[in-house]
Context: one part of a larger RNA
RNA sequence: UCCGGCGAGUUACUGUCGUUUGCUUGGUUAAGUCCUUCCGGGACGGAGCCCGAGCGAAAGCGAGUGCGAAUAGCGCGUUGUCUUCGGACAGGUAAGCGGCAGUAGACGCGAAAGCGUGUGAUCUAUCCAUGGGCAGGUUGAAACGGGGGUAAAACCCUGUGGAGGACCGAACCCACUUAUGUUGAAAAAUGAGGGGAUGACCUGUGGAUAGGAGUGAAAGUCUAAUCAAACUCGCAGAUAUCUCGUUCUCCCCGAAACAGCUUUAGGGCUGGCCUCGGGUGAUUGCAUGAACGGGGGUAGAGAGACUGAUUGGGUCUGGGGGGCCACCAGCCUACCCUUCCCGACCAAACUCCGAAUACCGUUCAUGUCGACCCCGGGAGUUAGACUAUGGGGGAUAAGCUCCAUGGUCGAGAGGGAAACAGCCCGGACCGUCGGCUAAGGUCCCCAAGAACAGACUAAGUGCUUAAGGAAGUGGGAGUGCCCAGACAGCCAGGAUGUUGGCUUAGAAGCAGCCACCAUUUAAAAAGUGCGUAACAGCUUACUGGUCGAGCACUUCCGCGCCGAAAAUGAACGGGACUCAAGUCUGUCACCGAAGCCGCGGAUGUCCGAUCCAUGGGUGAUCGGGCGUGGUAGGGGAGCGUUGCACGCAAGGCCGAAGCCGUACCGUAAGGAGCGGUGGACGACGUGCAAGUGAGAAUGCCGGA
Numbered sequence: 001u002c003c004g005g006c007g008a009g010u011u012a013c014u015g016u017c018g019u020u021u022g023c024u025u026g027g028u029u030a031a032g033u034c035c036u037u038c039c040g041g042g043a044c045g046g047a048g049c050c051c052g053a054g055c056g057a058a059a060g061c062g063a064g065u066g067c068g069a070a071u072a073g074c075g076c077g078u079u080g081u082c083u084u085c086g087g088a089c090a091g092g093u094a095a096g097c098g099g100c101a102g103u104a105g106a107c108g109c110g111a112a113a114g115c116g117u118g119u120g121a122u123c124u125a126u127c128c129a130u131g132g133g134c135a136g137g138u139u140g141a142a143a144c145g146g147g148g149g150u151a152a153a154a155c156c157c158u159g160u161g162g163a164g165g166a167c168c169g170a171a172c173c174c175a176c177u178u179a180u181g182u183u184g185a186a187a188a189a190u191g192a193g194g195g196g197a198u199g200a201c202c203u204g205u206g207g208a209u210a211g212g213a214g215u216g217a218a219a220g221u222c223u224a225a226u227c228a229a230a231c232u233c234g235c236a237g238a239u240a241u242c243u244c245g246u247u248c249u250c251c252c253c254g255a256a257a258c259a260g261c262u263u264u265a266g267g268g269c270u271g272g273c274c275u276c277g278g279g280u281g282a283u284u285g286c287a288u289g290a291a292c293g294g295g296g297g298u299a300g301a302g303a304g305a306c307u308g309a310u311u312g313g314g315u316c317u318g319g320g321g322g323g324c325c326a327c328c329a330g331c332c333u334a335c336c337c338u339u340c341c342c343g344a345c346c347a348a349a350c351u352c353c354g355a356a357u358a359c360c361g362u363u364c365a366u367g368u369c370g371a372c373c374c375c376g377g378g379a380g381u382u383a384g385a386c387u388a389u390g391g392g393g394g395a396u397a398a399g400c401u402c403c404a405u406g407g408u409c410g411a412g413a414g415g416g417a418a419a420c421a422g423c424c425c426g427g428a429c430c431g432u433c434g435g436c437u438a439a440g441g442u443c444c445c446c447a448a449g450a451a452c453a454g455a456c457u458a459a460g461u462g463c464u465u466a467a468g469g470a471a472g473u474g475g476g477a478g479u480g481c482c483c484a485g486a487c488a489g490c491c492a493g494g495a496u497g498u499u500g501g502c503u504u505a506g507a508a509g510c511a512g513c514c515a516c517c518a519u520u521u522a523a524a525a526a527g528u529g530c531g532u533a534a535c536a537g538c539u540u541a542c543u544g545g546u547c548g549a550g551c552a553c554u555u556c557c558g559c560g561c562c563g564a565a566a567a568u569g570a571a572c573g574g575g576a577c578u579c580a581a582g583u584c585u586g587u588c589a590c591c592g593a594a595g596c597c598g599c600g601g602a603u604g605u606c607c608g609a610u611c612c613a614u615g616g617g618u619g620a621u622c623g624g625g626c627g628u629g630g631u632a633g634g635g636g637a638g639c640g641u642u643g644c645a646c647g648c649a650a651g652g653c654c655g656a657a658g659c660c661g662u663a664c665c666g667u668a669a670g671g672a673g674c675g676g677u678g679g680a681c682g683a684c685g686u687g688c689a690a691g692u693g694a695g696a697a698u699g700c701c702g703g704a
Base pairs, nucleotide, nucleotide: 001704002703003702004701005700006699011104012103013102014101015100016099017098018097019096020095021094022093023092024091026050027049028048032044033043034042035041054061055060064076065075066074067073080089081088082087107245108244110242114235115234116233118231119230125209126208127207128206129205130204131203132202133201134199136168137167138166139164143160144159145158146157147156148155172196173195174194176193177192178191179190180189211227213223214222248638249637250636251635252634253633258271259270260269261268262267272381273380274378275377276376277375278374279373285368286367287366288365289364290363291362292361293360294359300353301351302350307347308346311343312342313341314340318337319336320335321333322332323331324330384409385408386407387406388405389404390403391402392401393400414425415424416423429601430600431599432598434597435596436595440591441590442589443575444574445573449588451587452586453585454584455583456582462577468562469561472559473558474557475556476555477554478553479552480551481550489546490545491544492543493542495519496518497517500514501513502512525540529538530537602628603627604626605625606624607623608622609621610620611619639693641690642689643688644687645686646685647684651681658677659676660675661674662673664671665670
């Protein structure tokens, strides 16, 4: 990993709702007693329970009662409905069945833990008792002898001696480093080195101490491969707002990710939204359109209409400060506030104003009815996501976050967007080798136009972005100059007073400051740029000639260019494309989906008709309308398995069940027939009852 088997909403009681049946002269027995063929049952038993009356906290009163002074008021009660008079329904009660809830382990598996009783010190920690072990080598303490030395000592030399948590190093003990090992040879080792090795040393045997306890040269260490509380059994199926799993089929409807509260936030309760049953009726609901009637303070706008914010200019009115003056009066002010005039400007918490929408109401029309409303049974949901629009937070960041309104996904398949839950188109009952379209497309990959008409682009722009930049190119508008010759080029001139004055070492058009006149002229600056130390020199403005037709500038629009740097080549899906296969405008075709249409079929629901049977009902057939995506979830109808009852149990060695094969039938779960195998059981129908359906639970057991 696979295969086979096992594996999860059960049972009891109570309550509540539905349904079926009995009784309703209200219903019903419990324990128990008696009877009884096959032990299934039958009869008796009225104790008790529910109902028949409520109200009040209660005493209590009672078709009323509580509050209250009240014979006011108000709360909660009291009154069945229809009838063809037979009754039926409603209501009551008992039982069966079903949904749900409660109490129990309560759908299954799963803790970390808690408590109680015991068992452990053969591992290990410490201690007690009694034994054992430590090759060899080295050093040479005290003490003592001898000698020297001293007044005597001290002290010195030498010998003897053999101390030490002394030294080196095997056994023994330890475990510092490194390599290997890491499904190991080994659940801690092996190799090579390392440390202690007469000591707080190592070790044999026997013994002592234990679970909130021991022991601990102390690491929360160790207490039998287990330790921040051992192991065993029990309480026990602890509890688990958590995770995982939860087994056949088809049909109908179909959510939520919100509000309030919550020691609440990944949980719950109530409401909202879904479903099923019942009821009542009015067109009451919803969508769209129209008419009429409403309230508003948003968008916008406004500012002498308020509250605030805010800028420039003018005027200077009034007050203060400062200076002059000081007896008064007065003058000045590039200080502060203020008046008046003109202009500009802002606001979610400003408004003199003020929409569009939206919302409320009335009426009408069309469409839609599984719409709306009331009562009751059952839920699930309360982590939402993106997108468009209006906003708050953030940085007018986020695949960010929080609201509002719509859409889609969620729970939605199909076509498009290369690929791509949330974007665009469009909502899949089934079949069909028929047709039309949507979004999007039509050169090839790839279904359909190398379509048509006109224009633009030269950048492979198309096929990534901005501020900013540029005689790219097409179109529009405007201004000036121009055959009395423009613009560009070329030829020639470009002078004089004068080196203007000042400044300066110098300043001569050209460092700087001031002024910027006049003359000759076709024209020529008190000088445009370069240049010199200063001059010189070159050049420009300006003028003439030559040439011969447009030139120069501003602005708007279209398409393009630069700006443009990342790690494989990788920014059209690819090939490839240039009067396009790019872009813009227009036109006609075509392709294109599970959309729509055609044909056949199934099914739900509503309406109608017919038929059968009738006790109100239900069933069958036909026709018509509208439907049939679907997670959580609600409802309905079925298939199959095991057992039981009944059918006088059919059938069965002329072959049961089971197993294998198979081209048949059914919308599905499934069901036949036939053949083989097998060798003794056992269908089918109608009911009943469940240990009733397996792919998942790191499920359990077995096998491969």

Predicted 3D model of a 704-nucleotide part of an RNA (large-subunit ribosomal RNA, domain II) from a seawater metagenome.